[in-house]
Molecule: c-di-GMP-I riboswitch aptamer
RNA sequence: AGUUGUAAAAGGCAAAACUCCCGUAAGGGGGUGACGCAAAGCUGCGGGUCCUUCGAUAGAAGGACAGCCGGGCCGCCGAA
Repeated sequence: AGUUGUAAAAGGCAAAACUCCCGUAAGGGGGUGACGCAAAGCUGCGGGUCCUUCGAUAGAAGGACAGCCGGGCCGCCGAA
């Protein structure tokens, strides 16, 4: 350095639930809380799921999810 995450350590994130606020909604933000996570850091680019509106349907438009799977970008530790 590459591969890698079966070792150790440092540090990190935080599901459900409860609660306050925002949003028509999906859902988001703060607090409490830890189910888990080696990218559970960032990114809606491909797929997927969900919501709203329109539409007779097919579908279209707008939105949400990065803790559903890929892709892209960046990154801590360092045993074998």